[in-house]
């Protein structure tokens, strides 16, 4: 230098245009308990890596860039 994969909540990930962005774990509050854990109920946390474009509509398609990783030279 080239190719490919990944980047979405604090962490692990799902979602490949037409639900409105979701799950588990974690965190906070309540309930329960003598107390803790577990269970149950509720809540907070995202400008979907960045910028631009196509579209009526973009996490999703296109272009460029950034970060991490595998491979080739």
């Nucleotide at each position: 230098g080239c190719c490919c994969u990944a980047g979405u909540a604090g962490c692990u990930c799902a979602g490949u245009a037409u639900u409105c962005a979701g799950a588990g774990c974690g965190c906070c509050g309540g309930u329960c308990u003598u107390g803790u854990a577990a269970g149950c109920c509720g809540g907070a946390c995202g400008u979907c890596g960045g910028a631009g474009g196509c579209c009526a509509a973009a996490a999703u398609c296109c272009u460029c860039c950034c970060u991490a990783g595998c491979g080739c030279c």

A computed fold for a 73-nucleotide RNA from Betta pi, annotated as transfer RNA.
NCBI's taxonomy places the organism under Eukaryota, Opisthokonta, Ctenosquamata, Percomorphaceae, Betta.
The RNAcentral record of the sequence draws on ENA.
Its Rfam family is "tRNA". From the family's description: Transfer RNA (tRNA) molecules are approximately 80 nucleotides in length. It is annotated as a transfer RNA.